This is a predicted structure of a 76-nucleotide RNA (transfer RNA) from Candidatus Limimonas coprohippi.
Taxonomically the source falls in Candidatus Limimonas (Bacteria, Bacillati, Clostridia, Acutalibacteraceae).
Rfam family: tRNA. A reference for the family is Lowe and Eddy (1997), "tRNAscan-SE: a program for improved detection of transfer RNA genes in genomic sequence", Nucleic Acids Res. By type it is a transfer RNA.
Its mean pLDDT, the model's own confidence on a scale to 100, is 80.
The RNAcentral record of the sequence draws on ENA.
Parts: sequence; structure tokens; C1' cells
RNA sequence: CGGGGUGUGGCGCAGAUGGUAGCGCGCUUGCUUCGGGAGCAAGAGGCCAGGAGUUCGACUCUCCUCACUCCGACCA
Repeated sequence: CGGGGUGUGGCGCAGAUGGUAGCGCGCUUGCUUCGGGAGCAAGAGGCCAGGAGUUCGACUCUCCUCACUCCGACCA
């Protein structure tokens, strides 16, 4: 320098054909227990790396940028 992949709650990941985001773990509260753990019930927490565009509508499509990563090229 060229090409590909990934970026979504604290962590790990889903998210069909664009239609207003879910699962597990964790966290909080309650029940249970002498207490803890386990179990059960309820709940909080993300606007989807950043920007622009298309669209009635974008995590999803297009373009640019950033970070991480893989392959290739170049270089003594």
C1' cells in the first nucleotide's frame, strides 16, 4: 500500500426479506435460609464504533472515517 472480517447493555454473543433490539452470565429487590450458596419470582441497564446519504422508516442498504484482526504485496 491492496483485499477480507469484526465493532450491539458490565462480559460473551444473536438479530431472516429494512418495520422502533433479544439470549446467557453478571447486577438489584423480594421469597426461601440462623447466615451464605443454590433455587424461584420480579426488575434495572444498550439506540447498535463515529459521521453523511437513500427511504415514510436503517443495527440491517450506500459512501467516508476510526479501532481491532487476518491474508497478500513492498522494504535492509